[in-house]
RNA sequence: GCGGAAGGCCGGAUGGCCGCGGCACCCUUCAACCGGUGUCGAGGAAAGUCCGGACUCCAAAAAGCAACGGUGCCGGGUAACGCCCGGGCAGGGCAACCUGACGGAAAGCGCCACAGAAAUGAAACCGCCCGCGCGCAGCAAUGCAAAGGGGUAAGGAUGAAACGGUGGGGUAAGAGCCCACCGCGCCGCUGGCAACAGGGGUGGCACGGCAAGCCCCACCGGGAGCAAUGCCAAAUAGGGAUCGCGCGUCGCAAGACAGGGCUGCUUUUGCCCCAGCAGAUCCGGGUUGGCAGCUAGAGCUGUCCGGGCAACCGGGUGGCAAGAGGAAUGGUCAUCGAACCGGGGUUUGCGCCCCGGGGAACAGAAUCCGGCUUACAGGCCUUCCGCGCAU
RNA sequence: GGGCCGGUAGCUCAGUUGGUAGAGCAACUGACUUUUAAUCAGUAGGUCUCGGGUUCGGAUCCCGACCGGCUCACCA
Numbered sequence: 001g002c003g004g005a006a007g008g009c010c011g012g013a014u015g016g017c018c019g020c021g022g023c024a025c026c027c028u029u030c031a032a033c034c035g036g037u038g039u040c041g042a043g044g045a046a047a048g049u050c051c052g053g054a055c056u057c058c059a060a061a062a063a064g065c066a067a068c069g070g071u072g073c074c075g076g077g078u079a080a081c082g083c084c085c086g087g088g089c090a091g092g093g094c095a096a097c098c099u100g101a102c103g104g105a106a107a108g109c110g111c112c113a114c115a116g117a118a119a120u121g122a123a124a125c126c127g128c129c130c131g132c133g134c135g136c137a138g139c140a141a142u143g144c145a146a147a148g149g150g151g152u153a154a155g156g157a158u159g160a161a162a163c164g165g166u167g168g169g170g171u172a173a174g175a176g177c178c179c180a181c182c183g184c185g186c187c188g189c190u191g192g193c194a195a196c197a198g199g200g201g202u203g204g205c206a207c208g209g210c211a212a213g214c215c216c217c218a219c220c221g222g223g224a225g226c227a228a229u230g231c232c233a234a235a236u237a238g239g240g241a242u243c244g245c246g247c248g249u250c251g252c253a254a255g256a257c258a259g260g261g262c263u264g265c266u267u268u269u270g271c272c273c274c275a276g277c278a279g280a281u282c283c284g285g286g287u288u289g290g291c292a293g294c295u296a297g298a299g300c301u302g303u304c305c306g307g308g309c310a311a312c313c314g315g316g317u318g319g320c321a322a323g324a325g326g327a328a329u330g331g332u333c334a335u336c337g338a339a340c341c342g343g344g345g346u347u348u349g350c351g352c353c354c355c356g357g358g359g360a361a362c363a364g365a366a367u368c369c370g371g372c373u374u375a376c377a378g379g380c381c382u383u384c385c386g387c388g389c390a391u
Numbered sequence: 392g393g394g395c396c397g398g399u400a401g402c403u404c405a406g407u408u409g410g411u412a413g414a415g416c417a418a419c420u421g422a423c424u425u426u427u428a429a430u431c432a433g434u435a436g437g438u439c440u441c442g443g444g445u446u447c448g449g450a451u452c453c454c455g456a457c458c459g460g461c462u463c464a465c466c467a
Stems, first nucleotide, its partner, number of pairs: 001387010012336007020041007043362001047373002050371005055225004060269006068221005073087005088102001089100004103216002108214002110210003125156002127152004132148001135144003164182006183205001184203004189198003229292004239283005245276001248257003259273004299320009340357007392466002394461005401416004410447001418434005440456005
């Protein structure tokens, strides 16, 4: 200098004028509106709503079972997670580094189109071999041929995939038939918390692929969502239908017992009901106003110290806080301005300087947090790798 | 705001143990007819919304994105 890898940060600035939403105070007022002053007022993704929670309701909870759904190498972090960190294994890259739904296919079921002889209790199309029968030659011994028969999975051909691979021995030809190495299964050993790695013995191959097909194993999960939910006001015909319980016992009574009801089922606790009131569900009608929930919490963040490889945890200290609610965060002017475009100067070139034009990406809170994913003009910083040149 | 559903030919829709994508209407050509319609015969037309993954193989299974709908009759 060229090319690349990883991580982090910023993402228009300042001021004037006019306006918008919340809160506090002042003025006026019975109280307010209005008016005035002060202060706060979008993001790294506020987004998609894909995961995990907080919170609320379904009357409250515990244990077990079933169904359904999810996750899936190991260890750690966390309130929790399908997230994050570290490690293992596999794949890619010369490397920095990147990627991986990465448990089980000798529990069972299912599927493997076309092609091919055969697609999983394997199989003989071609080929190779034998020469038993038949045939031919020959007096015979024997030889030849391969349309019957038998052996053979080494070779060819098909396919995504052909029942271990390579080499040697062996054989009529072949074959784990035998041997060496590799792979695979089983049993010890060593290291590691573990995933796993290394090495030893042994079996002699018995075990094709697909689980983002059913399934098995382990673990996790009840459902719905702030338009949840609670209260007040207003309105109204306080309407209709269905279901459940029930005409118990003791006691003067309070109450107790029995019976019935309450989550998909069971058990236990608990709660509710029992001569008429109360309960549950559904349909219909009315009101569609206000308050709470609501924003200070597993808070966020800068810096320092300690622990940890790290994610993260603990402590000190400082800073920051929209809370509206059919929904504010805007408009305009001035100055400055990154990309980018044109011209000129300089330089071997990259680049730098001057003049003019130009005028900033994706986007925007709606109960709140932790993540993931997706969108994003352009700029800055740090570390590392490969190649080339010079020393 | 929350929740749910869909995307296949020009239009309306089918498409299941994953194995060559179809139907009706419309379009075009020919026949019939004096001509048109109807009818009959035939033809063309597909990025199965897009991207990635699993698999030998994806409209179909998995993940992500985009677009559209839920108009008293999804939720106050």

This is a predicted complex of two RNAs, RNase P RNA and transfer RNA, with 467 nucleotides together.